[in-house]
RNA sequence: UGCAGAGUAGAUGUGUGCGCGUUAAGUGCCUGUCAGACAGGGAGUUGCUGACGGGACGAAGGGCUUGAGCCCGCGGUGCAUGUGUCGCAUCCCGCUGCG
Numbered sequence: 001u002g003c004a005g006a007g008u009a010g011a012u013g014u015g016u017g018c019g020c021g022u023u024a025a026g027u028g029c030c031u032g033u034c035a036g037a038c039a040g041g042g043a044g045u046u047g048c049u050g051a052c053g054g055g056a057c058g059a060a061g062g063g064c065u066u067g068a069g070c071c072c073g074c075g076g077u078g079c080a081u082g083u084g085u086c087g088c089a090u091c092c093c094g095c096u097g098c099g
């Protein structure tokens, strides 16, 4: 100096457990403001995530029980955990291998 490579947060599928809703919250969609994260170090987006506000749309209940409640479902449902897949937008430096 050239070439190749490793590794994270995270995203997502799925199993399990415990919940929430089914009196409709949540999820998904549009939008505003603010914040956060992005491999070992630095920078970092028009990409990603979250909080709060606004808007449009919108649902699957049933059984048992004196009752409390229980059971079977349903929801692009929440959290935890196992597992599979993908995985720095990009730039500089570093690390490993080869020349």
Base pairs, nucleotide, nucleotide: 001099002098003097004096005095010086011085012084013083014082015081016080017079018078019077020075021074022073029055030054031053032052033051034050035049036048040093041092042091043090061072062071063070064069

The RNA shown here (THF (Tetrahydrofolate) riboswitch aptamer) has 99 nucleotides. The sequence was found by an Rfam model in a public genome assembly. Its mean pLDDT, the model's own confidence on a scale to 100, is 82.